[in-house]
């Protein structure tokens, strides 16, 4: 760093998805070791069991016992345990350690700041003091009660426990303040006055004192009070900063601010009384969801986006709700009360209880460890200290969760073993992999050795200092000395043995490294996306090989990238998502020139803070690393202070170029109101007048006409209402909607011109406010035309439509609503700037001129076209979509939706504001190049028209379908399957079916074995086959055994064999469209690019034929042309051919002869080459001459790039599958040849242009040896005998036939037609029953020219004659060839098929036989309404008031102090009770959120339902708002 995915393709927009990285994860396979770290994310559910905070005897009273030991009168007593344990006063900690994230959007938390509004145990520092009384109390003790749990009486006592008095200040309170400090602000610092302490303990000593070997004393010590600082913690205030929603818009009553009092350690309404009307909010109050915050952590190039596990700061909890007490510090986790909820224990009367401490145990979950070991270390309490305690803390277990290291061997080793995959069978692979040889020994393993982490602490009759009178004693240094390790069988070392114990997972279709086989067969499965899978799956499953990472490796989950896909860094809005329908306009937010101040903002420098730890850079240490550690940087912030003044801002003064005013013109469908004029509809009313009028693609309804009557048409009069032709125009006006006869009234705004004035007054503009087409609604008027809705008639398959006839709302005014539209240039508004040309409208200057055109030059509009530039691209281009700028609106994948709920607005209609759920991988712009079009232009084709013959009607022939059947093998399917394979089914063929054989096979390679070979008879059978015999022995070599070629039998396995299946695995071959003129290439240009250009345009041709232009020159495959027959003509050879002339014959029969014809080589000849006209002096047309033949002279071959998965595995070949005593093979029979029926194709006819029977003439191309077969001769014939000739210009099939001449038949089911069907034969052939052709006798069907419909054919053609060949034993109406008589038409391109070229629209590309809407029907999702019914929550008002603080306290109780009357009073203390406030609780509402609800609306999704066919072409009614 990017890639897949919309399309045929091609460029944009624009989602989806993948490629990295990270994780407190889990979950699957899988596991060898170590270091280091990490481990309930869920039920702040509930928890048995143990531990997790105690200590002090150097404050205090009391004070065992078991045991030992002695004694004893045997009861016991001493002494020791021992001043010990347990326990109590009392002191100090228990507010720290340590969990845990419910709660909390908040001064809780970061961060900078105050505190002149504080308080701080223990610690350290200074300078003080620490006298002198007092009265209880609990432990004990005896007693009560009670299940307990505790509770109470009464007695003793001691304290560093309580109380009083003494003494004091830089402490507290008061007061003064005239100077004088301070600073922004003070009773702050000064001055006076007046008030509050206290406690001992320990050790030592006898130098002072003294009651005198001792302690009231001294002395060190340790406490203790009181004050002054400090350190440390810690209240409190504030500035800023960090979630979501506006479908939450008002909120607020102690709520704002005074004043007095209260309260706190302190400031404050913090409480209270009273007084004021405040506060807060669109820079989001308030309500409401969700949340611990940070340092960091993940990612990312950064900016930023997620986070907030461990580890560290704060914070907030401790079962859930309230409170206080005690303290220096709690409203206290392991305290204490009071309520509730749950659990326990109970004697029913009461009690106990809190793991969110560490293990641990149930739940709950996808999920998260031991009921360890130890205070050896750090670290805390408490002691004077030893110590004692510590689930903090140190280790040690569990777990691949994570990160980092190691191993699992290394060399060498081709017979490239062997096995395994695979094969085109060769051979590739596995693969130096193995085996073997040589080596190593890390790491596990059992054994040896063995650190460090250990300092204090204690003892010391060792040293030095130091308080002291002191050599006690304490304290301090500095030796010595003997100990302290949980982990631990320890890191770590050593020798030992022996390659030995130690590899997986995931992945191979692209994206993405990496392939084949075989199963499977739209099954079964896969998939992050795109999509794999329907019999040859690199994409399913396995298997072999590969790649990828590797003690791990895949998957889900969430995260950030990638995604410039929310865009600050770094998007956009003409037509892809998106400019409000316009304008005024508040707030905001931007703003001309200039002077001078100021310093917010901005630039700099210094300062401080920005905890460690993390990240980064540089060293250390662990063998490396990961980890661990020292130092630096950095921490992008905040604050503080100085400077500085050029841009912003504020402020002061001035300008006039921006705006705006004033004067003078100007042009107009700007707007409102009132009038008023003609045309024309339509109704009335009369006059003329007669049969129709209307209306349509064509009708019909409808309106008139047969009698009170008359439509239309016309004439005249009359009423009514609506609109205003011509003028008129990409002309005007107007913010936009919009706005059109005319005249008057009011009135908006633009434009031009000259000065002159005011001096920035601008510009945009969330909200807001006014206008807003048409259709709609309300009230009252009007109603002529049109005209929703209805009706009627058409039309259809239907027609609730297009088309007619009619017709109500409405459309018109008035006055009020609505407030939307493809309200569109799909282009917000304003100002600069940036090349032209040319129209046009208003209007001004100039130059001319009588004037007017007309020419030049401004300004202010409407337009076309282009330059630069921009756009995906089309396009747009001074009216910008171009450069830039300032403000406002809008967008963020399609679909669900512009809906749903909620708000607001409407009388309704609805409008605005506006989602989720789910559900798709696309949806979508613009352009290509194709196809199509009930678009368009040109043009060709027997395409259509003009002909001429069919076909469809019959009866037969044949091939399909069906149907039949033991088979009625297979194939071939619109044209382009049906007389097609099949150029020939009796048997064979044959591939089918019933039967009967045969298993290395009928045929082919190869091995053993035995016979040479080969000929032949009998039997049995339907025949294959089976049995039983008979003759016969050969060639070539020899070492004489025997081996060999050939060939036959027998055997054995490996092969054979398949008309079995796929033509959708193929090759070859064919068919089509199409003998249509097309289909490409290179190379340049043009375009981002698909593509384009050449190939399109004028001409022209049968032709993309030629030409001429042209950013195109060129070329290739087709076209024509070269080839074949054919028409002419000469040359050349004349046999088997041919005869002018000569001779001959029945006869080209012979001799002759090679001029003709004819054969058959090899040449000419035709080229628009001549002439004349036309055409662009072209190409080329038209005519004409010559000439056998004219413009390709006629016919054949001969088929571009491609379509249809056309057709064919049964012509052949072939890949894969399947059969193997059968799906091979032999065999005889049958069957392909059936027969109610359709259908296609021929011939045959229906007659006189004909039949009959007779006579007679003239072809061409071909065939013939298992052959043609003559003459002749027998038969009615078909044929039979004969047998000559002839491998063919010789002989021979062979005889052509229509045609011609005459005769007949005379319009009839016939002299027409020959179909059936009887009889009797011929010929092939082993054999004509099923199932052959032909021949004679007899018979004598149906058809009288064929409906819709639909074939062929333009000249030697149709039409109609007849001949020949293939196949073939024998079979031909079919087929393919031949030749012979021989037309008619074609104005023409309008139409119908087809197809060629341009172009234009497309929502198609499987391409119209596409492609797509919506109802309805199932089936499944989620969702809204919905009588209700149900839980959380939060609220207003009442009520009830536990605990407790406070205030009260007339009653009760009362040791310390005070009085004095000495037992009484006071003081002050406690207590009940009362009051405030208050928590669970409770009542009637109310708001929000949610689950659920019979029923109901859309919605959405689903290979093949239904009904129509609305849209994409002009979609067939242009489409759409």
């Nucleotide at each position: 760093a990017g890639a897949g995915u919309u399309u045929g393709a091609u460029c944009c927009u624009g989602g989806c998805u993948c490629a990295g990285a990270a994780c407190g994860a889990a979950c699957g396979c899988u596991g060898g070791c170590g270091g280091c770290a990490u481990g309930c994310u869920u039920a702040a559910c509930a928890c048995a069991u143990g531990c997790a905070a105690g200590u002090c005897g150097a404050a205090c009273g009391a004070g065992a016992a078991a045991g030992c030991u002695c004694u004893u009168u045997c009861g016991g007593g001493a002494g020791u345990g021992a001043g010990u344990a347990c326990a109590g006063u009392g002191g100090c900690g228990c507010a720290c350690g340590g969990g845990u994230g419910a709660g909390u959007a908040a001064c809780a938390c970061g961060u900078a700041g105050g505190u002149g509004a504080u308080c701080u145990a223990c610690c350290u520092u200074u300078a003080g003091g620490u006298g002198g009384g007092g009265g209880a109390u609990a432990a004990c003790u005896a007693g009560a009660a009670g299940a307990a749990a505790u509770u109470u009486u009464a007695g003793c006592u001691a304290a560093u426990a309580c109380c009083g008095c003494a003494u004091a200040a830089u402490a507290a309170c008061a007061a003064c303040a005239a100077a004088u400090u301070u600073g922004a602000a003070a009773g702050u610092a000064g001055u006076u006055g007046u008030u509050c302490a206290a406690a001992g303990g320990g050790u030592g000593c006898c130098u002072c004192u003294a009651u005198a070997c001792u302690a009231u004393g001294c002395a060190c010590u340790u406490g203790c009070c009181a004050a002054a600082a400090g350190a440390u913690g810690a209240g409190c205030c504030u500035g800023c900063g960090g979630g979501g929603c506006a479908u939450u818009a008002g909120c607020u009553u102690g709520a704002u601010g005074g004043u007095g009092g209260g309260g706190u350690a302190a400031a404050g309404g913090c409480c209270u009384a009273c007084c004021a009307a405040g506060g807060c909010a669109a820079u989001g109050a308030u309500a409401u969801c969700u949340a611990g915050c940070c340092g960091g952590a993940u990612u990312g190039a950064g900016a930023g986006a997620u986070u907030g596990a461990u580890c560290g700061g704060c914070c907030a909890u401790a079962c859930u709700g309230g409170a206080a007490c005690u303290g220096a510090g709690a409203c206290a986790c392991g305290g204490c009360c009071c309520a509730g909820a749950c659990u326990c224990c109970u004697a029913c009367g009461g009690g106990a209880g809190g793991c969110a401490g560490c293990a641990g145990u149930g739940g709950g979950g996808a999920a998260u460890a031991u009921u360890g070991c130890g205070c050896a270390a750090u670290g805390g309490g408490c002691g004077a200290a030893a110590g004692c305690c510590u689930g903090a803390c140190g280790c040690a277990g569990c777990a691949a969760u994570g990160c980092c290291g190691c191993g699992u061997g290394a060399g060498u080793g081709a017979g490239g073993a062997a096995u395994g995959u695979u094969u085109u069978c060769g051979g590739a692979u596995u693969g130096u992999a193995a085996a073997g040889c040589u080596c190593u020994g890390u790491c596990a393993g059992g054994g040896u050795g063995g650190a460090a982490a250990a300092a204090c602490g204690g003892c010391u009759u060792u040293u030095g200092g130091u308080c002291u009178a002191a050599u006690a004693g304490g304290c301090u240094u500095a030796g010595g000395u003997g100990u302290u390790g949980a982990c631990g069988u320890u890191a770590c070392u050593c020798a030992c043995a022996g390659a030995a114990g130690a590899a997986g997972u995931a992945c191979c279709g692209g994206c993405u490294a990496a392939c084949u086989c075989c199963g499977u067969g739209c099954c079964a499965g896969c998939a992050g996306c795109c999509g794999c899978g329907g019999u040859a799956a690199u994409a399913c499953g396995g298997a072999g090989g590969g790649u990828a990472c590797a003690a791990g490796c895949g998957u889900u989950a969430a995260u950030c990238g990638g995604a410039a896909u929310u865009a600050c860094u770094g998007g956009g809005c003409g037509u892809a998502a998106a400019g409000c329908g316009u304008a005024c306009g508040u707030a905001g937010g931007c703003g001309g020139u200039u002077u001078g101040g100021u310093a917010a903002g901005u630039g700099g420098g210094c300062u401080g803070u920005g905890a460690a730890a993390u990240c980064c850079c540089u060293g250390g240490g662990c063998u490396u690393a990961a980890c661990c550690u020292g130092g630096g940087a950095a921490u992008g912030g905040c604050a503080g202070u100085c400077c500085a003044a050029a841009c912003u801002a504020c402020u002061u003064g001035a300008c006039u170029a921006g705006a705006g005013a004033u004067c003078a013109g100007c042009a107009g469908a700007g707007g409102g109101a009132g009038g008023u004029a003609g045309a024309a509809u339509u109704c009335c009313u009369g006059g003329u007048g007669u049969a129709g009028c209307g209306g349509u693609g064509a009708a019909a309804u409808g309106c008139g006409u047969a009698g009170u009557a008359g439509a239309g048409a016309u004439c005249a009069g009359a009423a009514a209402g609506a609109a205003c032709a011509c003028c008129g125009g990409u002309g005007g006006c107007g913010a936009a909607g919009g706005c059109g006869g005319c005249c008057u009234c009011c009135u908006g705004g633009g434009c031009u011109g000259u000065g002159u004035c005011u001096g920035a007054c601008g510009c945009u503009g969330a909200g807001g406010u006014a206008c807003g087409a048409a259709a709609g609604c309300g009230u009252g008027g009007g109603g002529a035309g049109c005209a929703a809705a209805c009706a009627g008639g058409a039309u259809u398959a239907g027609a609730u439509a297009c088309c007619c006839u009619g017709g109500u709302a409405g459309u018109c005014c008035a006055c009020g609503c609505c407030g939307u539209a493809a309200a569109c240039g799909a282009u917000g508004a304003g100002a600069a700037c940036u090349a032209g040309c040319u129209g046009u409208u208003g209007u001004g200057g100039g130059a001319g001129u009588u004037g007017a055109c007309c020419c030049u030059u401004g300004c202010a509009g409407c337009g076309u076209c282009g330059a630069a530039g921009c756009u995906a691209a089309c396009g747009c281009a001074u009216u910008a979509a171009g450069c830039a700028c300032u403000c406002c609106g809008c967008c963020u994948g399609g679909g669900g939706a512009g809906u749903a709920c909620g708000g607001c607005c409407g009388c309704a209609a609805g409008g605005u504001u506006a989602a989720a759920a789910c559900u798709c991988a696309a949806a979508g712009a613009a352009a290509u190049u194709g196809a199509c079009g009930g678009g368009g232009g040109c043009c060709c084709g027997c395409a259509c028209a003009a002909g001429c013959g069919g076909u469809g009607g019959a009866g037969c022939a044949u091939g399909u379908g069906g149907u039949u059947u033991a088979a009625u093998u297979c194939g071939a399917a619109g044209c382009a399957a049906c007389g097609c394979g099949c150029a020939g089914a009796a048997c064979c063929u044959u591939a089918c079916c019933a039967a009967g054989g045969c298993u290395u096979g009928a045929a082919a390679u190869c091995c053993c074995g035995a016979g040479a070979a080969u000929c032949u008879g009998c039997c049995c059978g339907a025949a294959a086959a089976g049995g039983c015999g008979g003759a016969g022995u050969g060639c070539u070599c020899u070492u004489c055994g025997g081996a060999g070629a050939a060939u036959u039998c027998g055997g054995u396995g490996a092969c054979a064999g398949g008309c079995g299946c796929u033509g959708c695995a193929u090759g070859g071959c064919u068919g089509u469209c199409g003998u249509c003129a097309g289909c490409u290439c290179g190379u340049g240009u043009c375009g981002u690019g698909a593509g384009a250009u050449g190939u399109u345009g004028g001409g022209u041709u049968a032709a993309g034929u030629c030409u001429c232009g042209c950013a195109a020159c060129g070329a290739g495959c087709g076209c024509a042309a070269c080839c074949c027959c054919u028409a002419u003509c000469a040359u050349u050879a004349g046999u088997u051919g041919c005869c002018a002339g000569c001779a001959u014959u029945a006869a080209g029969u012979u001799g002759g002869g090679c001029a003709c014809u004819c054969u058959a080589a090899a040449g000419a000849g035709a080229c628009u080459g001549c002439c004349u006209g036309g055409g662009u002096u072209a190409a080329c047309c038209a005519g004409g001459a010559g000439g056998a033949a004219g413009g390709u002279g006629g016919g054949g071959a001969c088929g571009a790039c491609g379509u249809c998965a056309a057709g064919u595995c049964c012509u052949c070949a072939u890949g894969g599958c399947c059969c193997u005593u059968a799906u091979g093979u032999c065999c005889a029979g049958g069957g392909c040849u059936a027969c109610a029926c359709a259908c296609g194709u021929a011939a045959u006819a229906c007659a006189a242009u004909g039949g009959u029977a007779g006579g007679c003439a003239c072809a061409g191309a071909g065939g013939g040896a298992c052959g043609c077969g003559a003459a002749c001769u027998c038969g009615c014939g078909a044929g039979g005998g004969g047998a000559a000739g002839c491998a063919a210009a010789u002989c021979u099939c062979a005889a052509a036939a229509a045609a011609c001449c005459g005769a007949u038949c005379u319009c009839a089911g016939u002299c027409c037609g020959g179909a059936u069907u009887g009889g009797a034969g011929u010929c092939u052939g082993c054999a004509a029953c099923u199932c052959g052709a032909c021949u004679c006798c007899a018979u004598g069907a149906a058809g009288u020219u064929g409906g819709a419909a639909u074939c062929g054919c333009u000249a030697g053609u149709a039409a109609u004659c007849g001949u020949g060949g293939a196949u073939c034993a024998g079979c031909a109406c079919g087929c393919c060839a031949c030749g012979g008589u021989g037309a008619a038409u074609a104005c023409g391109u309008u139409c119908c098929c087809g197809g060629g070229c341009c172009u234009u629209g497309u929502a198609c590309a499987c391409a119209c036989c596409g492609c797509c809407c919506g109802u309805c029907a199932c089936a499944c999702c989620a969702u809204g309404g919905g009588a209700g019914u149900u839980g959380g929550u939060u609220u207003u008002a009442c009520c009830u008031g536990a605990a407790g603080u406070c205030g009260u306290g007339g009653c009760c109780c009362u040791a310390a102090c005070u009085g004095c009357u000495u037992g009484c009073a006071g003081a002050g203390g406690g207590g009940a009770g009362c009051g405030c406030c208050u928590a669970c609780g409770g009542u009637c509402g109310g708001g929000u959120c949610g689950a659920u609800g019979a029923c109901u609306g859309g919605g959405g999704u689903g290979a093949a339902g239904u009904c129509g066919u609305a849209a994409c072409a002009a979609g067939g009614u242009a489409a759409c708002c």